[in-house]
RNA sequence: CGCUCAUCCAGAGGGGCAGAGGGAUCGGCCCGAAGAAGCCCCGGCAACCCGUCGUUCAGCGCGCGUCCUCGUGCGCGGCGAUCACGGUGCCAAUUCCGACCCGCGACGCGCGGGAAAGAUGAGGA
Repeated sequence: CGCUCAUCCAGAGGGGCAGAGGGAUCGGCCCGAAGAAGCCCCGGCAACCCGUCGUUCAGCGCGCGUCCUCGUGCGCGGCGAUCACGGUGCCAAUUCCGACCCGCGACGCGCGGGAAAGAUGAGGA
């Protein structure tokens, strides 16, 4: 950054400073002087990246055997498992709920599905 992909009903809080806001936006509904945001310290959760192991030759590349569209070694990729030192992230409420579209119903509402938007990670320009 009007880019790509994956995930978002699980999980995890104490202290210090501070002093009125916060939950992205809007509506709702909540949290907050029994102390919001922010900053610091310590602790924790998770497992995206990194690492390790397995698997995949009905994925790609290189090599070897072989001459058949077969076997095999390595690397990359995919999938699964594992670790938690390191790079991020996170620790009220499903991303708190909804917003746009579709379906169903007992239709000012409820339920379900899909988008959009947002967040995080990994990549790309």
Molecule: SAM riboswitch aptamer (S box leader)
Organism: Saccharothrix deserti